[in-house]
Molecule: transfer RNA
Organism: Candidatus Heimdallarchaeota archaeon
RNA sequence: GGGUGCUUAGUUCAGCUGGAAGAAUGGUGGCCUCCGGAGCCACUGGUCGAGGGUUCAAAUCCCUCAGCAUCCG
Numbered sequence: 001g002g003g004u005g006c007u008u009a010g011u012u013c014a015g016c017u018g019g020a021a022g023a024a025u026g027g028u029g030g031c032c033u034c035c036g037g038a039g040c041c042a043c044u045g046g047u048c049g050a051g052g053g054u055u056c057a058a059a060u061c062c063c064u065c066a067g068c069a070u071c072c073g
Base pairs, nucleotide, nucleotide: 001072002071003070004069005068006067007066010025011024012023013022019056026044027043028042029041030040031039049065050064051063052062053061
């Protein structure tokens, strides 16, 4: 330098064929308990990497850039 994949909650990851974002875990509070880091309940969570384009509507499609991983040279 070129190819491919990835980038979504504090973390690990889902999210199909465009209709507007979830799980687990974590954090906070409460219940329970002799105590608790175990169990139960509630709450808390996001410019969907950045910019632009297409569309009535974009995490999703297109372009550029950035970062990470990997392969080729």